[in-house]
Molecule: c-di-AMP riboswitch aptamer (ydaO/yuaA leader)
Organism: soil metagenome
């Protein structure tokens, strides 16, 4: 002093002698879900089906469909230290977990969430801006 993410900012009642702290209420930004007409879907089988989030899609080894391990190519996201945008470079990631037979879109209007985790990452260039 900074990073990943929506996770920050104010007011505020109780506990406490008081601070610390510990429970709770309240409002703003942010972020998500639910929900008309229209639009879309409208067939048969197999599978149930949807939601957060980058976190997915093809092939190829590995005895094995799945999974799970590597590889290749694709497509997404993150960082490079004053802040956007671009474009090179250069490193990293492709997890989890949630609802419970239900949900397309989607004004109105209705419901949530506001954690958690990490730590030397400190290239260049052109614009605008502070």
């Nucleotide at each position: 002093a900074g990073c990943c993410g929506a996770a920050c900012c104010c007011c505020u009642g109780g506990c406490a002698a008081g601070a610390a702290g510990c429970c709770g209420g309240g409002g703003g930004a942010c972020g998500g879900g639910g929900g008309a007409a229209c639009c879309a879907a409208u067939c048969a089988g197999u599978u149930g089906g949807g939601g957060c989030g980058a976190a997915c899609c093809a092939u190829c080894c590995g005895a094995a469909a799945c999974c799970c391990g590597g590889g290749u190519g694709g497509a997404c996201c993150g960082c490079g230290g004053c802040u956007c945008u671009u474009u090179c470079c250069g490193c990293g990631g492709u997890a989890g977990u949630c609802c419970g037979u239900c949900a397309g879109c989607u004004a109105a209007c209705c419901c949530c969430g506001c954690a958690g985790g990490c730590c030397a990452a400190a290239g260049a260039a052109a614009g605008a801006g502070g």